[in-house]
Overview: This is a predicted structure of a 370-nucleotide RNA (Bacterial RNase P class A) from Biformimicrobium ophioploci. Its Rfam family is "Bacterial RNase P class A". Gene Ontology terms of the family: ribonuclease P activity, tRNA processing and dimeric ribonuclease P complex. It is annotated as a ribozyme. Rfam's curators write: Ribonuclease P (RNase P) is a ubiquitous endoribonuclease, found in archaea, bacteria and eukarya as well as chloroplasts and mitochondria. The sequence was found by an Rfam model in a public genome assembly. Taxonomically the source falls in Biformimicrobium (Bacteria, Pseudomonadati, Pseudomonadota, Microbulbiferaceae).

């Protein structure tokens, strides 16, 4: 000095008038309220409605299957698909980031074109010439002769049978890699060293790791389960518009279907079990009004103590919206970072999206200088 990680704060300040709520004391009051004083009064995500939970009812009857969700270990949490702290594998020079991370030898499926062949896997172009087969008018050796030549064998030659899978090609990926031996070429065909399984061994709670120790010539250990399956946990629904009381009104109407040892009903499917006796559906009528749930909570804020840490656990200290058609708004005035995303509805613990400017704090990598 410049580019990144990765973690935390803030979300326009003051003032001044007037207006809106809740509550609390005074005063009055036609008992409905009214004035007047103090004092609280939207978020870090209130948003999504995506997990889990508390709390209310089903309901004091439960077993069971599929369904659904989770998915590497070991903690935290009231739990959880969230969170910490590790392991594997990815990606990055690096701080540091993603991980739908149990099983592919329990079984099915699925993978273009190329290519000889792509999960019960091969011979295309080389490459060999032992063996079996063909050629020999060249070269050697025998034998023979009627001297022309003939046989026989070895050399040599193809490369049809046949061996190869070491070397090329093909393709994202092709029968474990690199040396030496070995063979007719070659091949774990043998050896060595790596690599791989299998059996200890040390470490570490464990997932897992290893310059460990024996073995073993070696499953083509290929991918995909965010394909189908398999295995291991875990799960009742329904929601504050849940419920409770209180108050008033009307029509306890009418039809219509299913039904009697049957059927029906009983807050996610299905059978099973209990318990209880009817249940469905259309018309048509009233009433939709008050009170309560409604804010003291798995709270917040300071500090210690223990822990890598998520966090627990002692002590102190606060009391921080509870509205119902829906409550914090206007106006001046002044000062600069000149203002983003954006409004509670029963509470909470998370995820996941949105967000303008502004401020700290750790760690990285590139320049330079001393």
């Nucleotide at each position: 000095c410049g580019a990144g990680u990765u973690g935390g704060c803030u979300g326009g300040g003051c003032a001044a008038u007037c207006g809106c709520u809740g509550u609390u004391c005074u005063u009055c009051u036609u008992c409905g309220g009214a004035a007047g004083a103090g004092u609280g009064g939207a978020g870090g995500a209130a948003a999504g409605u995506c997990c889990g939970g508390g709390c209310u009812c089903c309901a004091u009857a439960g077993g069971g299957u599929a369904u659904g969700a989770c998915g590497c270990c070991a903690g935290g949490u009231a739990a959880c698909g969230c969170c910490u702290g590790g392991g594997g594998g990815g990606c990055g020079c690096g701080a540091g980031c993603c991980u739908a991370c149990g099983g592919a030898a329990a079984g099915u499926g699925c993978a273009g074109c190329a290519g000889a062949g792509a999960g019960u896997a091969g011979a295309c172009c080389g490459c060999c010439g032992a063996u079996g087969g063909c050629c020999u008018u060249c070269c050697c050796a025998g034998a023979u002769u009627u001297c022309g030549g003939u046989c026989u064998g070895g050399g040599g030659g193809c490369a049809c049978a046949g061996g190869u899978a070491a070397g090329g090609g093909u393709g994202a990926a092709a029968g474990g890699g690199u040396g030496c031996g070995g063979u007719a070429a070659g091949a774990g065909c043998g050896c060595a060293c790596c690599g791989c399984g299998c059996a200890g061994c040390u470490g570490g709670u464990a997932a897992c790791a290893g310059u460990c120790u024996g073995u073993g010539g070696c499953g083509a250990u290929g991918g995909u389960a965010a394909a189908c399956c398999c295995c291991g946990u875990c799960c009742g629904g329904a929601g504050c518009a849940a419920g409770a009381c209180c108050a008033a009104a009307u029509a306890g109407g009418c039809c219509c279907u299913c039904u009697a040892c049957a059927g029906g009903u009983g807050u996610g499917a299905c059978c099973c079990g209990c318990a209880c006796u009817g249940a469905g559906g259309g018309c048509g009528g009233g009433u939709a009004g008050g009170u309560u749930g409604c804010u003291u909570g798995a709270g917040g804020u300071g500090u210690c103590u223990g822990g890598u840490g998520a966090c627990a656990g002692g002590c102190a200290u606060c009391c921080c919206a509870g509205a119902u058609g829906a409550a914090u708004g206007a106006u001046u005035g002044u000062c600069c970072u000149c203002g983003a995303c954006a409004g509670a509805a029963c509470c909470c613990g998370g995820c996941u999206u949105a967000c303008a400017g502004g401020c700290c704090a750790a760690c990285u990598c590139a320049c330079c200088a001393a």